This is a predicted structure of a 72-nucleotide RNA (transfer RNA) from Candidatus Jorgensenbacteria bacterium GW2011_GWB1_50_10. Rfam family: tRNA. The family's RNA type in Rfam is transfer RNA. Lineage of the source: Bacteria > Bacteria candidate phyla > Candidatus Joergenseniibacteriota.
RNA sequence: UCCCCGGUAGCACAGCGGUAGUGCGGCGCUCUGUUAAAGCGAAGGUCGCAGGUUCGAAUCCUGCCCGGGGAG
Numbered sequence: 001u002c003c004c005c006g007g008u009a010g011c012a013c014a015g016c017g018g019u020a021g022u023g024c025g026g027c028g029c030u031c032u033g034u035u036a037a038a039g040c041g042a043a044g045g046u047c048g049c050a051g052g053u054u055c056g057a058a059u060c061c062u063g064c065c066c067g068g069g070g071a072g
Stems, first nucleotide, its partner, number of pairs: 001071007010024004018055001027041004048064005
C1' cells in the first nucleotide's frame, strides 16, 4: 500500500429497505421464616463517524476511524 471479516443496550450477539430485538447482568414486585432458585414487570440505544441514494436506511453506495485476519 492492497484485499477480506467485524463495530447494534453494561456484556455476548440477532436483525438482508417499513416499530431496533433476544439471552445474561443491573433495578422493582411476587413467592419464601431469610437467602438462593423460579415467575412477572419496567428501564437502558446519536445502530463506529460523516456524506449520498430512497417516500423511508442498522440494512444499499462512498470516504474516514477502530479491532481482527491475509497478500506484497